[in-house]
RNA sequence: UACCGACAAAGGCAAAGCCAGCGAAAGCUGGCGGCGCAAAGCUACAGGGGCUAAGGCGGGUGACCCGCUACGCCAGCCAGUUGCCGGU
Numbered sequence: 001u002a003c004c005g006a007c008a009a010a011g012g013c014a015a016a017g018c019c020a021g022c023g024a025a026a027g028c029u030g031g032c033g034g035c036g037c038a039a040a041g042c043u044a045c046a047g048g049g050g051c052u053a054a055g056g057c058g059g060g061u062g063a064c065c066c067g068c069u070a071c072g073c074c075a076g077c078c079a080g081u082u083g084c085c086g087g088u
Stems, first nucleotide, its partner, number of pairs: 002088004012037002017032006035076001041081003047078002049074003055069006
């Protein structure tokens, strides 16, 4: 430096669900929890993809509803980037 995660040590993260808070929602934060993870560390305007639609625009309305749209989100979808331990 490249590849790998069978064995070992020290450990780390935390899905669903429940409770509390924030938010229009998606989702986020804290607690419990533990499905899983060798990058489940970090990065989303300036790679792809996905979620939501407050506001805006358009349409139909009696209330109100429908469509489009990110300036709101997702890194536990791919990707980019940095890196611990061990093995070859």

c-di-GMP-I riboswitch aptamer from Candidatus Desulfopertinax cowenii, 88 nucleotides, folded computationally.
It was read from a public genome assembly, where an Rfam model found it.
The organism belongs to Candidatus Desulfopertinax, within Bacteria.